[in-house]
RNA sequence: GGAGAAGAUCGGGUGAUCGCUUGUGGCGGCAACGCUGCGAGAGGAAAGUCCGGACUUCAGGGGCGGGGCGCUGGGUAACACCCAGGCGGAGCGAUCCGACACCGGCACCACAGAGAAUAGACCGCCGAUGGCCAAGGCGAUGGGACCCCUUUCUAGUCGCUGCGGAUCAGGUAAGGGUGAAACGGUGGGGUAAGAGCCCACCGCGGUGGUGGUGACAUCACCGGCACGGUAAGCGUUGCCCGAUGCAAGGCCAAAUAGGAAGACACCCGCGUGAUCGUUCGCGAUCGUGCGGAACGGCUGGCCCGGCCGAGGUCUUCGGGUAGGUCGCUUGAGGUUCGAGGCAACUCGAAUCCCAGAGAAAUGAUCACCCCCGUCUGGGAUUCAAAGCCCAGGUGGGACAGAAUCCGGCUUAUAGGUUCUCUCCAGCG
RNA sequence: CGGGGCGUAGCGCAGCCCGGUAGCGCACUGCGUUCGGGACGCAGGGGUCGAAGGUUCAAAUCCUUUCGCCCCGACCA
Numbered sequence: 001g002g003a004g005a006a007g008a009u010c011g012g013g014u015g016a017u018c019g020c021u022u023g024u025g026g027c028g029g030c031a032a033c034g035c036u037g038c039g040a041g042a043g044g045a046a047a048g049u050c051c052g053g054a055c056u057u058c059a060g061g062g063g064c065g066g067g068g069c070g071c072u073g074g075g076u077a078a079c080a081c082c083c084a085g086g087c088g089g090a091g092c093g094a095u096c097c098g099a100c101a102c103c104g105g106c107a108c109c110a111c112a113g114a115g116a117a118u119a120g121a122c123c124g125c126c127g128a129u130g131g132c133c134a135a136g137g138c139g140a141u142g143g144g145a146c147c148c149c150u151u152u153c154u155a156g157u158c159g160c161u162g163c164g165g166a167u168c169a170g171g172u173a174a175g176g177g178u179g180a181a182a183c184g185g186u187g188g189g190g191u192a193a194g195a196g197c198c199c200a201c202c203g204c205g206g207u208g209g210u211g212g213u214g215a216c217a218u219c220a221c222c223g224g225c226a227c228g229g230u231a232a233g234c235g236u237u238g239c240c241c242g243a244u245g246c247a248a249g250g251c252c253a254a255a256u257a258g259g260a261a262g263a264c265a266c267c268c269g270c271g272u273g274a275u276c277g278u279u280c281g282c283g284a285u286c287g288u289g290c291g292g293a294a295c296g297g298c299u300g301g302c303c304c305g306g307c308c309g310a311g312g313u314c315u316u317c318g319g320g321u322a323g324g325u326c327g328c329u330u331g332a333g334g335u336u337c338g339a340g341g342c343a344a345c346u347c348g349a350a351u352c353c354c355a356g357a358g359a360a361a362u363g364a365u366c367a368c369c370c371c372c373g374u375c376u377g378g379g380a381u382u383c384a385a386a387g388c389c390c391a392g393g394u395g396g397g398a399c400a401g402a403a404u405c406c407g408g409c410u411u412a413u414a415g416g417u418u419c420u421c422u423c424c425a426g427c428g
Numbered sequence: 429c430g431g432g433g434c435g436u437a438g439c440g441c442a443g444c445c446c447g448g449u450a451g452c453g454c455a456c457u458g459c460g461u462u463c464g465g466g467a468c469g470c471a472g473g474g475g476u477c478g479a480a481g482g483u484u485c486a487a488a489u490c491c492u493u494u495c496g497c498c499c500c501g502a503c504c505a
Stems, first nucleotide, its partner, number of pairs: 001424005007418004012369007020041009043399001047410002050408005055245001057243002066241005071085005086100001087098004101236002105234002107230003122176002124172003129169002132165002136161006184202006203225001204223008249326004259317006267292011295309004333352008370397010429501007438454004448485001456472005478494005
């Protein structure tokens, strides 16, 4: 100098003017509120709502069901988060990534391929063994119409053996080929050819020792291999989780409708008073007392059933709606220092108060500065130019915005600043 | 603010649970039929399965993240 790897951190600044929300003081106002002074007013993700909690209401306890997580140890209020470590993988390395428990049971493994989970014989190899053909060797047997005897020879025949050949049975999983995957790998021995059949090393499994809290590592011995993959398939196993979500929930509380109770009116029955009428039995109207509970129409009456209509006025009560208010922001809180711990984090002391709106404020304009890109001019260097420096013009400055509050994760993010580390090249 | 569902051809939908060549209807194209058109018959084309990553031999399907759309939920009885 180049290329990277891990963090940490900022993410525009200053001023003026005009506004918005809110706390507090003053003045005005019956109040609502208005004016005014001082102060405060978005984020690293406020986002996604993916986890974990606080808090709220409900619930007597337990189980089943359902859901989540899954190497080990620690941190924490808790976690699917964080730290440290183990193992596996990627990278020359710094470092990064990992849903990283269990395949005993059930299920699946398309196509291709001979065979896909109790393996399998398509090509190839062999064909030891049992058959087939068969050179050669050994042995037996002659010929004549028939019988007997002797000797020799050879063709044929038969029997035994059998170099060799082909491959029917058969053997073979070394090689070819298929596939994501072919039932340990490499080398040697061995064999008819082969094969953990045997041996060495590696892998795998088991037992024991040693180190470590542990995951695990390592060493020794034994086993000849028996154990394919998938659980982000059904499932098994260990641990955890009650549901509900601030539109939770508490309080105050209009109008209208509806609910309950009471009074009055209407209706009916009985008693009673007055007036009118009278056939002197009583009837009608009005008032009053007690009691009652349905009524009317369709339908002339009654019973049952059905349908339709009416069901008044006033008072009181309680629930709840609109609305208001609390919940609401002092909290597993921030900053600094000290102590413990490898670290996450914890403990102690001091100090600070840092948005609380409610359809939702935190903004707009201008000026100057800052950062980046681009253009023009000038300067230095140079033969010349670019890079470099200065000035000016112009364009741009991200992602995004609290809504009960915290701890995390994930996702988005222009452009910087800083610390540590790795690799490569050059110079000393 | 809280909860649930959906996204597959131009349109409407299957397939997803339990992974193995992506299908159906309408629409579209060509041919036939007809004087011509429609209907009908035959043949055919068209898909990054919303996007990215992961698990797996293999993903529309399983898992994670993300984008878009739709629906439900306030208090009382």
Annotation:
Two RNAs folded together computationally: RNase P RNA and transfer RNA, 505 nucleotides in total. The coordinates come from a structure-prediction model, not an experiment, and the mean pLDDT is 75. It holds a member of the Rfam family "Bacterial RNase P class A".